[in-house]
Small-subunit ribosomal RNA from an uncultured bacterium, 1514 nucleotides, folded computationally. The sequence is in RNAcentral, with records from ENA and SILVA. The coordinates come from a structure-prediction model, not an experiment, and the mean pLDDT is 82. Rfam family: Bacterial small subunit ribosomal RNA.
RNA sequence: AGAGUUUGAUCCUGGCUCAGAAUGAACGUUGGCGGCGUGGAUUAGGCAUGCAAGUCGAGCGAUAAGGUCCCUUCGGGGACCCGAAAGCGGCGAAAGGGAGAGUAACGCGUAGAUAUCUGCCCUGAGGACUGGGAUAGCGGCGGGAAACUGCCGGUAAUACCAGAUAAUGUCUCCGGAUCAAAGGUGUGAUUCCGCCUCAGGAUGAAUCUGCGUCCUAUUAGCUAGUUGGCGAGGUAACGGCUCACCAAGGCGAAGAUGGGUACCGGGUGUGAGAGCAUGACCCGGCUCACUGGGACUGAGACACUGCCCAGACACCUACGGGUGGCUGCAGUCGAGAAUCUUCGGCAAUGGGCGAAAGCCUGACCGAGCGACGCCGCGUGCGGGAUGGAGGCCUUCGGGUUGUAAACCGCUGUCAGUGGGGAACAAAUCUCUAGGGGUUAUGUUGGGAGGAAAUAUCAGGGGGUUCUCCCCCUGGUUUGACCGAUCUUCAGAGGAAGGACGGGCUAAGUUCGUGCCAGCAGCCGCGGUAAGACGAACCGUCCAAACGUUAUUCGGUAUCACUGGGCUUAAAGCGUGCGUAGGCGGCCUAGAAGGUGAGAUGUGAAAGCCCUCGGCUCAACCGAGGAACAGCGUUUCAAACCACUAGGCUUGAGGGAGACAGGGGUGAUGGGAACAGUUGGUGGAGCGGUGAAAUGCGUUGAUAUCAACUGGAACACCGGUGGCGAAAGCGCAUCACUGGGUCUCUUCUGACGCUGAGGCACGAAAGCUAGGGGAGCGAACGGGAUUAGAUACCCCGGUAGUCCUAGCUGUAAACGAUGAGCACUGGGCUGGGGGGACUUCCACAUCCUCCCGGCCGUAGCGAAAGCGUUAAGUGCUCCGCCUGGGGAGUAUGGUCGCAAGGCUGAAACUCAAAGGAAUUGACGGGGGCUCACACAAGCGGUGGAGGAUGUGGCUUAAUUCGAGGCUACGCGAAGAACCUUACCUAGACUUGACAUGCUAGAGAACCUUUGGGAAACCAAGGGGUGCCUUUCGGGGAGCUCUAGUGCAGGUGCUGCAUGGCUGUCGUCAGCUCGUGUCGUGAGAUGUCGGGUUAAGUCCCUUAACGAGCGAAACCCUUGUCUCUAGUUGCCAGCGGGUAAAGCCGGGGACUCUAGAGAGACUGCCGGUGUUAAACCGGAGGAAGGCGGGGAUGACGUCAAGUCCUCAUGGCCUUUAUGUUUAGGGCUGCACACGUCCUACAAUGCGGGGUACAAAGGGAAGCAAACUCGUGAGAGCAAGCAAAUCCCAAAAAGCCUCGCCCAGUUCGGAUUGCAGGCUGCAAUUCGCCUGCAUGAAGCCGGAAUCGCUAGUAAUCGCGGGUCAGCAUACCGCGGUGAAUGUGUUCCUGAGCCUUGUACACACCGCCCGUCAAGCCACGAAAGUUGGGAGGGCCCGAAGUCGCGAUGCUAACCCGCAAGGGAGGCUAGUGCCGAAGGUCAGCUCGAUGAUUGGGACUAAGUCGUAACAAGGUAACC
Repeated sequence: AGAGUUUGAUCCUGGCUCAGAAUGAACGUUGGCGGCGUGGAUUAGGCAUGCAAGUCGAGCGAUAAGGUCCCUUCGGGGACCCGAAAGCGGCGAAAGGGAGAGUAACGCGUAGAUAUCUGCCCUGAGGACUGGGAUAGCGGCGGGAAACUGCCGGUAAUACCAGAUAAUGUCUCCGGAUCAAAGGUGUGAUUCCGCCUCAGGAUGAAUCUGCGUCCUAUUAGCUAGUUGGCGAGGUAACGGCUCACCAAGGCGAAGAUGGGUACCGGGUGUGAGAGCAUGACCCGGCUCACUGGGACUGAGACACUGCCCAGACACCUACGGGUGGCUGCAGUCGAGAAUCUUCGGCAAUGGGCGAAAGCCUGACCGAGCGACGCCGCGUGCGGGAUGGAGGCCUUCGGGUUGUAAACCGCUGUCAGUGGGGAACAAAUCUCUAGGGGUUAUGUUGGGAGGAAAUAUCAGGGGGUUCUCCCCCUGGUUUGACCGAUCUUCAGAGGAAGGACGGGCUAAGUUCGUGCCAGCAGCCGCGGUAAGACGAACCGUCCAAACGUUAUUCGGUAUCACUGGGCUUAAAGCGUGCGUAGGCGGCCUAGAAGGUGAGAUGUGAAAGCCCUCGGCUCAACCGAGGAACAGCGUUUCAAACCACUAGGCUUGAGGGAGACAGGGGUGAUGGGAACAGUUGGUGGAGCGGUGAAAUGCGUUGAUAUCAACUGGAACACCGGUGGCGAAAGCGCAUCACUGGGUCUCUUCUGACGCUGAGGCACGAAAGCUAGGGGAGCGAACGGGAUUAGAUACCCCGGUAGUCCUAGCUGUAAACGAUGAGCACUGGGCUGGGGGGACUUCCACAUCCUCCCGGCCGUAGCGAAAGCGUUAAGUGCUCCGCCUGGGGAGUAUGGUCGCAAGGCUGAAACUCAAAGGAAUUGACGGGGGCUCACACAAGCGGUGGAGGAUGUGGCUUAAUUCGAGGCUACGCGAAGAACCUUACCUAGACUUGACAUGCUAGAGAACCUUUGGGAAACCAAGGGGUGCCUUUCGGGGAGCUCUAGUGCAGGUGCUGCAUGGCUGUCGUCAGCUCGUGUCGUGAGAUGUCGGGUUAAGUCCCUUAACGAGCGAAACCCUUGUCUCUAGUUGCCAGCGGGUAAAGCCGGGGACUCUAGAGAGACUGCCGGUGUUAAACCGGAGGAAGGCGGGGAUGACGUCAAGUCCUCAUGGCCUUUAUGUUUAGGGCUGCACACGUCCUACAAUGCGGGGUACAAAGGGAAGCAAACUCGUGAGAGCAAGCAAAUCCCAAAAAGCCUCGCCCAGUUCGGAUUGCAGGCUGCAAUUCGCCUGCAUGAAGCCGGAAUCGCUAGUAAUCGCGGGUCAGCAUACCGCGGUGAAUGUGUUCCUGAGCCUUGUACACACCGCCCGUCAAGCCACGAAAGUUGGGAGGGCCCGAAGUCGCGAUGCUAACCCGCAAGGGAGGCUAGUGCCGAAGGUCAGCUCGAUGAUUGGGACUAAGUCGUAACAAGGUAACC
């Protein structure tokens, strides 16, 4: 620091996801040791048991047990010591410890303030006199189950009371009034410990104030002691804290009130920081103690282990009544993913009490449990290659695990064993000297050194005395826990796992599985070759841990203060006016709020950071420093902001003079058009459409003329022209009226800009009321179209559109661009003013101000684009945005008559949605061009019969493949057996075929018999070769048998492949290098203008060149020349025949087959750009590529082929291999493709007669001759072929017959008789003869081929092949018609345009319905919680009143008694819980209902994306 993910690719916007760190964690797997930390986050749920606050006898009385002594009537009593338990009294119990429920608050934080109190402690001043009466305990008698309690008697105090004294206290009218005390110890107290009063301090507490402190406006108004005053009460103290009276205030958009959530801070986590999140442990504060209320005591509480009351819960009970409060430490139950021992000790630190010893202390110190966290250590170290075995992979060679192991040598940490050891933890305090601060002293803090230890006991000395203090001497001490460390022994021995390995992200192979099982953080893997699932091996990363889950911060600039945006991605309010607020021109002076600088106080400690130090290191701990962005106080400055005072004119406004305008409102007038009415003419249609129909019309329409009536809108001018804030505004005139511009520079003197709320205006449609209504026209009716047509088209037509008065308040209300000010090159242009120039006027030119446009520089922008009218550069203010969907929906509120508007979520769901641009593809977009594409023609197919292929059906099998064009007379250039792959039946198993090894036998080879359909099985016979030999044998080759490696497979996968092929298409395209442009994908080149069959060529040109294609080179054909002349040819010469190049000869010709020539827009004319080229012409056998062929770019179709061949993987191995016989591939209700033959007279049949080319031939072609009607047979010449044969060419021509008919057309079908091939012709061949003589009279929709030697027509040959050809491949003969065009159909090329397509239109995609599932809304209701309000009742208790009863202290009194005072019954206000009433608010649930999201293959249509087939959208 980034990365993955939207696309075919790109840039951007934007969300989702990941890598990091962290945690009081939990879960899974695993687990050696130690140190330091840490551990009930949920139910502030309930709790058994034990412990957690006592202490003081030196405050008091009494005193059990025990001990010593004394007395004794032996019952006991007394004194002393020790001292249990209890009581009075004092202090403590308000601390310490726990928890976070409540609390949004002066609760907390920070900085201040004062009207206050403060036990114990410190300092100072002063004091403590005289008396008194009670009461616990105790004794006696009772009640009660218990808890507890009553009466009588008597007793003490540092308990209680009275008096005295009294100021430095308090009150005060300044005269005065008033207020205290306690003693103890001890032989002994002014002196020690206490007591009282006052003052001060310290500490603690209380109260008040400024500032800060979460979300929500779908909470906007709240408030009656409320706000203030006067008086009183109350409090430690101010105060409506409380009360009486008076006034009507107080708070609130800078968010009151209400609702939700939450203890707050130091800090902690993260982050570069700013921030964001958080508040465990530790520290400070607050609050709470079963729930609610209340006071008492006290210095302090409204009190965790005190009291009273109410309530819930639990326990005891004799049923009468009582008791309790773990949110102390342990522990238990429950709930939960989840959080420990009913441990030891007061040794240390600290606290309470005490004079002290000491007692108490679950505070605390320690130990235990938990890998919960952090830190440290170990599980060995060195050598060791035959690179062992095993595992895994393999191209079978090897590689890897891997120096890893084994093996050799060494060490001894930790743990273990035995022992030593007993350390640190453990120091106060005093004196002296020195240093620092301060003017100096006192004083305060830190450091260094020395001596004695403190405690306690005993003795001695000193301080006047002393119990107190100091000094000296001697004696006696305290460890719960832990065991650093040292040492002995033995031996590598006891100690490694987890996750991951497709990308992000370090690390891959094999096998298994086969969209299954499964994985997954995101993208996504898995449908038979999975680096993504599972396993193995190997590797990577961490390591006593490793992963997962949850949560926080980060990455995320994805809420943007630092640090984002708003034309089109989400986002500018429809527009203006304007309140609060924010911001604001120039100059001078002042003061100092902000601001800046200095000083100072505070900012607790701990923590973070730095330095040093202590544990062997670290974690951890100690010390010092720094820091703590803040707040307070104070001094200075005065530029800027704000303020005060004064001025200025440039911003703004006013004035004067001109000007333009569909600016607004009202009134009046006008013509064209339209419709209607009346009348005239006229006479059959009109109207409407793609075509029609509905409709109108003989009751006279349409058309036409005249007149009248009516309503709405204002042609031309008219224009990227004008005006207005926007909506919007268009005939003319008048009236009223708003705004703007220019000129003059006359006045005011910052009066300004923006604008949350607010107010006003606001198209169309819509609503209310009343009018009006020509045309148009939702709804509606009808006619068409259509599969349907609730539409598009047509005929009608109501509301509405118009006017008046109101309402509504929205639009793609758009420049999708808020308003204002300033600055920043230009060019062109429209509208409105002014000026200069010209002597003047006009025009032209120039300057200037305002408004409206186009292009464009810099710059900006993702790009498109914007560009002085900014989307540039800045400032000010407002509004708005934060992924898509759900949704502008639900709910609440508010506005509206309604329709609806404004405000406006969530659950759930997806990994995208989106913008701009690029390349393609596509379009029922456009332009240009081409092709037998159409058109113009000729001939066919589709109808018949047959042949053949396919589908289907059938079958034991009907083997397999091919499937639009580009399968279907295709693979197959030829299935009777074979072929053959299929079926049935029978056989064989190293095999029909290849190769290696082992063992045995045998030459090879020939042959016989039996069974059998054959294959095959079984049993025999003959035969003995070559090389070598020591004659026993050995070897090579071949055959057989047995065995082992293996063979074999037309078995699967053409979607694992190679090769080959089809198709687009012989279409003209497809690319590259360098350069340039663009952020980039890409573009340019390859576009444009011409031209061509062509990206062919030329010109232009940020392109210049090049390659693969096109063309050419190749073959063939057409003309000529040369060469050559047999088997071909024969003109001339000769010979010869019945005839024939038959013969001699010849090369002239044809021909054959070699080499050349020829054609190149070369020549002429025209057109064209002086080009390329085109048109015409000449010459020429041939003319603009002369005809034909071969030749097929980059690529497309997962096109075809595993059954040509090759090949990965899988499957099979006495079978899916091999082989034999028979059958099948030929099967037949049917459908399709391709052909053949026809339907006839341009024909058919008979007779006669002529002319080819190209081929084939030895297991062959076969002449002639003979036989047969014929197929053919017999015999047989010739020919390995320019020689012989196949071989007859046919159509043609001549002639005869037929005479339009199912025929002398047509030939299917069938019968009989034959021939040929072949082992074999039944399934299942071909041919011949005779006989038979079917359908068919030119073919519906539709569809195919062909542009010249072509179509059509005619025959001939060949391959395959034993035989079988209507097929296929070739050959020649005869030989047309039409077109010179591109509107349309199909296909193709280029350019351009649109796109929501990219699997690319056979695309994409919308809505209803049906099914499943999920969350949400509404709903008659039902039910629960919360906060208040009214009324009722009213506990405890304070306060007040009161005086029933009781009453020691004081007063009066001799006394009796009375009084004061106190307690108390009673009573009043307040008052918790409770009851009740009506509402508010928040949940849960609810028959039914509503829409929404999601879900490979459901239904109906086709809305959108192309002009999406009616442009789309609001």